[in-house]
């Protein structure tokens, strides 16, 4: 001083004024007082759960989802440790990582040949035909049939590498070594796995974010759930009365008096509409103890929105914070380091709507550590 | 605020169990016609909404993301 990796943190803070939406309290009322008022993602609804209603005897089946091992946790596709595979010089990242020697199935062009492989140049062998001169057990050309899996050439992919040895020519045909696989027997580990040792030419392609197989977990819906209280009007029904008085006023209540043709239940409707479910919770902060760690035990201290179409704004000023641009005091032998200061700008991403726990997404800044480069003392 | 579907050419829609993406309608060129529609024949045109993965190989399968419409007050 360039390029970079991990992490943790903040999300601007005081004042004035004017306003919003709930609380409590005062007040007869306009009103006034006090005191509370969005995130780290409130979002996306992608997952996992409190919480409620509805179903359910037990088992399977469909149908979904996870899918190295081990811990965490209420639970999870999440977190935390760790294998084992990629990636980077590196610090560090990243993984939907079970099974392809159960089965089915699929791979376009290309290229003989693409899934119990294949024969187009090539390499060879047996037969025909036929050319050369140095006339041989010579050297070549064509053609048929046949061997091959080295080489050449297609391809994303041609069924281990290197070498010797065998062969007509050749191949794991054999056989060191290397690799890869699977069994075996050992030490570490709780396991995933990992290290030695053998033993088998066993070499076995790939896709399973194709169909499946195997382990394993899954009942459906959602606060517009759900629970209580619970009208009014039209309309329809049913009883009761109409001088043999329902029923109402007076009034505690009878008797009186008085008015009197209506009244009262049901359906409309568990509708409309209120109330609740609601915010104190797997709640946070500190310390301590246990654990590498996610976390978990313990004490002690806080109270931190609750509205149901949805408030948390706005205008001014100080002060931090970061860019530029002007100066450039100080400090060091120097390279560099640096601001006591002025002046413009900037200050992101975004708003609860039952409530946790994640995880993606968006996004502004800021401290610590590490890594690779280079320069100078 | 909860559930569910959807995006391909200028519009409207296919595309089966991954093999290189098409059909009407438009536009555009040419023939017919005195012109013009209508008719025939041709031709263009594509970020398969967008980013990542899986696979040799994605419009097609997976993960996320973005906009559009559907439902739910019993």
């Nucleotide at each position: 001083c360039g390029a970079g990796g991990g992490g943790a943190c903040c999300a601007g803070g005081g004042g004035a004024c004017c306003g919003c939406c709930g609380g409590c309290g005062c007040g007869c009322g306009a009103g006034c007082g006090c005191g509370g008022g969005a995130g780290g993602a409130a979002a996306g609804u992608c997952c996992g759960a409190g919480c409620u209603c509805c179903a359910c005897a037990g088992g399977g089946c469909a149908g979904g989802g996870u899918g190295c091992c081990g811990g965490g946790u209420a639970a999870c596709a999440c977190c935390c440790g760790g294998u084992c595979g990629g990636g980077g010089c590196g610090a560090c990242c990243c993984g939907g990582a079970g099974g392809a020697a159960a089965g089915u199935g699929c791979a376009a062009c290309a290229g003989a040949g693409a899934g119990c492989a294949g024969g187009g140049c090539g390499c060879c062998g047996c037969g025909g035909c036929u050319g050369c001169c140095u006339c041989g057990u010579g050297c070549g050309g064509c053609c048929u049939c046949g061997g091959u899996g080295a080489g050449c050439g297609u391809g994303a992919a041609a069924g281990g590498g290197u070498g010797c040895g065998g062969u007509a020519a050749g191949a794991g045909c054999g056989c060191a070594c290397c690799g890869g696989c699977g069994c075996c027997a050992u030490c570490g580990g709780c396991a995933a796995c990992g290290g030695u040792g053998g033993c088998g030419g066993c070499c076995a392609g790939g896709c399973a974010a194709a169909c499946c197989c195997c382990a394993u977990c899954c009942g459906g819906a959602g606060c517009a759930a759900g629970a209580c209280c619970g009208a009014a009007c039209a309309g329809g029904g049913a009883g009761c009365g109409u001088u043999c008085g329902a029923g109402g006023g007076c009034g505690g209540c009878c008797c009186g008096c008085c008015c009197g043709a209506g009244c009262u239940c049901c359906c409309g409707g568990g509708u409309a509409g209120g109330u609740u479910g609601c915010u104190g919770g797997a709640g946070g902060u500190c310390g301590u103890c246990g654990g590498u760690g996610a976390c978990g035990g313990c004490g002690a201290c806080c109270c931190u929105a609750g509205a149901g179409g949805a408030a948390u704004g706005g205008u001014c000023u100080c002060c931090a914070c970061c860019u530029c641009c002007g100066c450039g005091a100080g400090g060091g032998c120097a390279a560099c380091c640096g601001g006591a200061c002025g002046g413009a700008g900037g200050c992101a991403c975004a708003a609860g709507a039952c409530u946790c726990g994640g995880c993606u997404u968006a996004c502004g800044g800021u401290c610590c550590c590490c890594u690779c480069g280079g320069g100078c003392c | 605020g909860g559930g569910g579907a959807g995006u391909u050419a200028g519009c409207u829609c296919a595309g089966g169990c991954g093999g290189u993406a098409g059909a009407g309608c438009a536009a555009c060129g040419g023939c017919c016609u005195u012109u013009u529609a209508a008719g025939c024949c041709g031709u263009g045109g594509g970020u398969c909404c967008c980013g990542g993965g899986u696979u040799c190989g994605a419009g097609u399968c997976c993960c996320g993301g973005a906009c559009u419409c559907c439902u739910c007050a019993c």
Predicted 3D model of RNase P RNA and transfer RNA as a complex of 451 nucleotides. Rfam match: Bacterial RNase P class A. Its family is annotated with ribonuclease P activity, tRNA processing and dimeric ribonuclease P complex in the Gene Ontology. It is annotated as a ribozyme. Its mean pLDDT, the model's own confidence on a scale to 100, is 79.